Predicted 3D model of a 73-nucleotide RNA (transfer RNA) from Echinometra mathaei. Lineage of the source: Eukaryota > Opisthokonta > Eleutherozoa > Echinozoa > Echinometra. RNAcentral records the identical sequence in 5 taxa. Rfam family: tRNA. By type it is a transfer RNA. The RNAcentral record of the sequence draws on ENA.
């Protein structure tokens, strides 16, 4: 230099172009319970690497860039 694959809350991940982006573990906040704390239970918060394009509509399709892994030279 070229090719392939990938990037989603802290981690692991699901998702036909149309869901409020779902789940598990974890974190934080509030509540219930307790004499009080912890635990347990309930509720909530925290999300698509960056930019552009296509489309009525993009996490998903296309392009560029960044980063990571693998391969070729």
């Nucleotide at each position: 230099g070229c090719c392939u694959u990938g990037a989603a809350g802290g981690c692991u991940u699901g998702a036909c172009g149309g869901u409020u982006a779902g789940a598990g573990c974890g974190u934080c906040u509030g509540g219930u319970c307790u004499u009080g704390u912890a635990a347990a239970c309930c509720a909530g918060a925290a999300g698509a690497g960056a930019g552009g394009g296509u489309u009525c509509a993009a996490a998903c399709c296309c392009c560029u860039c960044u980063c990571a892994a693998g391969g070729c030279u």